[in-house]
RNA sequence: GGACGCGUAGCUCAGCGGGAGAGCAUCGCCUUCACACGGCGGGGGUCGUAGGUUCAAUCCCUACCGCGUCCA
Numbered sequence: 001g002g003a004c005g006c007g008u009a010g011c012u013c014a015g016c017g018g019g020a021g022a023g024c025a026u027c028g029c030c031u032u033c034a035c036a037c038g039g040c041g042g043g044g045g046u047c048g049u050a051g052g053u054u055c056a057a058u059c060c061c062u063a064c065c066g067c068g069u070c071c072a
Base pairs, nucleotide, nucleotide: 001071002070003069004068005067006066007065010024011023012022013021018055026042027041028040029039030038048064049063050062051061052060
C1' cells in the first nucleotide's frame, strides 16, 4: 500500500428501514438478626465521526478514524 471483518449502556453482545434492547454489572425496595441467594423496580446510550439517499437511518451509500485478520 491492497482486501475483508468489527465499532450499539460500565463489560459481553442482539437488533439490519418506522419502538434502541438482553444478560452481567450498578442503585433502591422486599426477604434475613446480618450477609449471600432469590423476587420486584429504577438509572445509565450524540448506535465511532462527517456527509448523502429516504417521508423516516443503528440499519442503505460515500469518505474518514480506531481495532483485528490476510496479502504484498

Predicted 3D model of a 72-nucleotide RNA (transfer RNA) from Caulobacter sp. S45.
Its mean pLDDT, the model's own confidence on a scale to 100, is 82.
It matches the Rfam family "tRNA". Rfam's curators write: Transfer RNA (tRNA) molecules are approximately 80 nucleotides in length.
The source organism's lineage runs through Bacteria, Pseudomonadota, Alphaproteobacteria, Caulobacteraceae and Caulobacter.